[in-house]
RNA sequence: GAUUUAUAAAGAAGAGGCGAGAGAAUAGGCUCUAUGACCCUCUGGCAACCAUCCCGAAAUUUCUUCGGGAAAGGUGCCAAAUCCUACCCAAAUUGGGAACUAUAAGUU
Numbered sequence: 001g002a003u004u005u006a007u008a009a010a011g012a013a014g015a016g017g018c019g020a021g022a023g024a025a026u027a028g029g030c031u032c033u034a035u036g037a038c039c040c041u042c043u044g045g046c047a048a049c050c051a052u053c054c055c056g057a058a059a060u061u062u063c064u065u066c067g068g069g070a071a072a073g074g075u076g077c078c079a080a081a082u083c084c085u086a087c088c089c090a091a092a093u094u095g096g097g098a099a100c101u102a103u104a105a106g107u108u
Base pairs, nucleotide, nucleotide: 001108002107003106004105005104006103007102008101013043014042015041016040017039021032022031023030026086027085028084029083044078045077046076048075049074050073052070053069054068055067056066057065058064087097088096089095090094
């Protein structure tokens, strides 16, 4: 890099540095931004997945599955629903699905 599965309307700050754009891609919007955004570093925090511990249930003789809780080890995350829309369906100013993206775990 590719691919499979699961999840994504909740949650979460400050300081220093840099100096002009940024919010995934294409397009249309709409927001943030010299009162310094984005990005980087440090500290702090949040709790999605994996791992650890506890409780309950199912299956059982080994192992596994589901739900809840604790904590925060490995990644991750800390403006706005994945910022909104686009493609399809419907009972149609909404809802559902797909696609894309992001994160985690596995495979290659």
A computed fold for a 108-nucleotide RNA from Algoriphagus marincola DSM 16067, annotated as SAM riboswitch aptamer (S box leader). It was read from a public genome assembly, where an Rfam model found it. The coordinates come from a structure-prediction model, not an experiment, and the mean pLDDT is 81.